[in-house]
Predicted 3D model of a 319-nucleotide RNA (Bacterial RNase P class A) from a Gammaproteobacteria bacterium.

RNA sequence: CGAGACGGCCAGGCAGCCGCUGUGGCGACACAGAGGAAAGUCCGGGCUCCACAGGACGGGAUGCGGGGUAACACCCCGGCGCGUAUAUACGAAGGCGACGAACAGGGCCACAGAGACGAGUCUUCCGCGGGACCUCCCGCGGAAGGGUGAAACGGGCAACCUCCAUCCGGAGCAACACCAAAUAGGCAAGCGCUCGAGGCCGGUCCGGCCGAGCUUGCGGGUAGGUGGCUAGAGCCCCGGGGCGACCCGGGGCCCAGAGGAAUGGCUGCCGCGGCGGUUUUCCGCCGCACAGAACCCGGCUUAUCGGCCGUCUCUUUUU
Numbered sequence: 001c002g003a004g005a006c007g008g009c010c011a012g013g014c015a016g017c018c019g020c021u022g023u024g025g026c027g028a029c030a031c032a033g034a035g036g037a038a039a040g041u042c043c044g045g046g047c048u049c050c051a052c053a054g055g056a057c058g059g060g061a062u063g064c065g066g067g068g069u070a071a072c073a074c075c076c077c078g079g080c081g082c083g084u085a086u087a088u089a090c091g092a093a094g095g096c097g098a099c100g101a102a103c104a105g106g107g108c109c110a111c112a113g114a115g116a117c118g119a120g121u122c123u124u125c126c127g128c129g130g131g132a133c134c135u136c137c138c139g140c141g142g143a144a145g146g147g148u149g150a151a152a153c154g155g156g157c158a159a160c161c162u163c164c165a166u167c168c169g170g171a172g173c174a175a176c177a178c179c180a181a182a183u184a185g186g187c188a189a190g191c192g193c194u195c196g197a198g199g200c201c202g203g204u205c206c207g208g209c210c211g212a213g214c215u216u217g218c219g220g221g222u223a224g225g226u227g228g229c230u231a232g233a234g235c236c237c238c239g240g241g242g243c244g245a246c247c248c249g250g251g252g253c254c255c256a257g258a259g260g261a262a263u264g265g266c267u268g269c270c271g272c273g274g275c276g277g278u279u280u281u282c283c284g285c286c287g288c289a290c291a292g293a294a295c296c297c298g299g300c301u302u303a304u305c306g307g308c309c310g311u312c313u314c315u316u317u318u319u
Base pairs, nucleotide, nucleotide: 002314003313004312005311006310007309008308009307010306012270013269014268015267016266017265018264020033021032022031023030024029035290039301040300042299043298044297045296046295047172048171049170050169059168060167061166062165063164064078065077066076067075068074079099080097081096082095089316100163101162105161106160107157108156109155117154122146123145124144125142126141127140128139129138130137131136176227177226178225179224186218187217188216189215190214191213198210199209200208201207234253235252236251237250238249239248240247241246271288272287273286274285275284276283277282
């Protein structure tokens, strides 16, 4: 230098103006304000409520050995296999693997083949017996060869049932808790039912009409509101242990909490890419991925413009 791989990180930058959400402040105002996947909701936990003596049956999940973790179907180390490997043979880094058990039992093994699993005779051969009389035919036995096929009594398949080992209650923040109207039910008390409470006729009186309910209190639920709601298996730095995943100790920091749901828009300069004029220069226009929190974490998977950093391997046999 070339080829093949792996891991980590960034996610256009800066400034000004106008808005939105949260917190603090009497106020002016100040500070903070999406992601590596916030996504799919596929696994595993925290948290909340419900259920629960104990045992058995049933159901689900996982499955090489060891380790990490709150836990896992995740991660790490090691083993084995596949495969990268396209001349052939061997083979690196890296990649992939539901990778326990097939003498506990059941089931399946396409096509071809007589026969596909403890069975069988298509053909050749051998032995015995019978017919026949040597060459052919029939029966019984043997299992050597041929033929079919991936596999012929050698087996394979458990991502078929099953067995073994281990683990597993259910529902989910629309969980759940608190405050609490109007209307209609419920309970209690008082007043009233022709000696008539109360209502309507715009306020008062008279009058007229209707009239069996009216008032107060308590309690449950609904609308609505508040909490749950972000200080956490949290982030950064240093030291130590471990091959590693990871763990331990010390120090520092606070980093969205909306909820019909904020996190946006405009302008200028710079960076990158594309197009056009011009074509060293320069000018103009367009674009800057995937996407977007909704109780919170750990994973997996999927989507993703462009860029930076680091690491590993390349046999015989070759810049």